[in-house]
RNA sequence: UAGUUUCAUAAAGCGCCUGGACUGCAAGUCGAUGCAGUUGACGAGGAGGAGGUUCAUCGAACGUCGGCGGAUGCUCCCGGUUGUUUUGUCACAACCGAAAGUCAUUGACUGAAAACGAAGAGGUGACUCUUCGUACAAAAGCAAUGACCAUGACAGU
Repeated sequence: UAGUUUCAUAAAGCGCCUGGACUGCAAGUCGAUGCAGUUGACGAGGAGGAGGUUCAUCGAACGUCGGCGGAUGCUCCCGGUUGUUUUGUCACAACCGAAAGUCAUUGACUGAAAACGAAGAGGUGACUCUUCGUACAAAAGCAAUGACCAUGACAGU
């Protein structure tokens, strides 16, 4: 230094790179190849269990190509909330996974990071990293208001 084994840590715009693009070196104009590298998604939001997927939310950006793998969405199951002030069981309807009917409006919270500018560090280079400054989102969630929707049977008291 490399390989193997074991243990620990590390993630979801998350990880990886055999395509592409770019850089360097050699060769080459009879030709366009080889080797080595660089790049390859910016944050917000999202976790009951099992399954499963080439398309699983939201915006930003000098726009994030392509491929592989994964993933909190989704389906089913489990448990639960509400059901006209329901104690219990069953069924039904709409929801929730620490919350729990739908829609609309308003408000507050949040309001980001990359980018951009500046200053450095590393590298032949493509490019990478750090610090400072400075902005600018949407969805989800929360609160208020309004409208609409909202069961039944049996048993018990």
A computed fold for a 157-nucleotide RNA from Geomicrobium sp. JCM 19038, annotated as glmS glucosamine-6-phosphate activated ribozyme aptamer. Its Rfam family is "glmS glucosamine-6-phosphate activated ribozyme aptamer". About the family: This entry contains a glucosamine-6-phosphate activated ribozyme that is found in the mRNA for GlmS. GlmS is an enzyme that uses fructose-6-phosphate and glutamine to generate glucosamine-6-phosphate. The ribozyme catalyses self cleavage of the glmS mRNA that is thought to regulate GlmS activity. Rfam links the family to the GO terms regulation of gene expression and catalytic activity. By type it is a riboswitch. The RNAcentral record of the sequence draws on Rfam and Ribocentre. RNAcentral records the identical sequence in 2 taxa.